c-di-GMP-I riboswitch aptamer from an Anaerolineales bacterium, 103 nucleotides, folded computationally. Taxonomically the source falls in Anaerolineales (Bacteria, Bacillati, Chloroflexota, Anaerolineae). Rfam family: c-di-GMP-I riboswitch aptamer. Rfam's curators write: GEMM was predicted in a large-scale screen for bacterial structured RNA regulatory elements.
């Protein structure tokens, strides 16, 4: 000096929860808080979460069209499914970088 490792020291970060704000949501930001963390530093590669918008399907109704009735189509409302351009680094895994040094 490097690798492994994490006893000590100097420090660092900050779960749940509460308050306020942003967002359709997932979730994020700030303050308080402290469960814990040797990378709980960075990184959206795998993966995970959400579905605003879009597409498809289903159901009943409404307005329009019409001499009257019926019906098709499209529109509006509801439900279901699919989908990221949205999100997660303290879900897990991967990549990169880093403080100290007892054995």
């Nucleotide at each position: 000096g490097c690798a492994c490792a994490g006893a000590a020291a100097a420090g660092g970060c900050a779960a749940a929860c509460c308050u306020g704000c942003c967002g359709a949501a997932a979730g994020g930001c700030a303050g308080g808080g402290g469960c814990g963390c040797a990378a709980a530093g960075c990184u959206g590669c795998g993966g995970u979460c959400u579905a605003a918008g879009u597409c498809u399907c289903c159901a009943a109704g409404g307005a329009a069209c019409g001499a009257g009735c019926a019906g098709a189509u499209g529109c509006c409302u509801g439900g279901a499914g699919a989908u990221a351009u949205g999100a997660c680094a303290g879900u897990c895994g991967g990549g990169c970088u880093g403080c100290c040094u007892c054995a």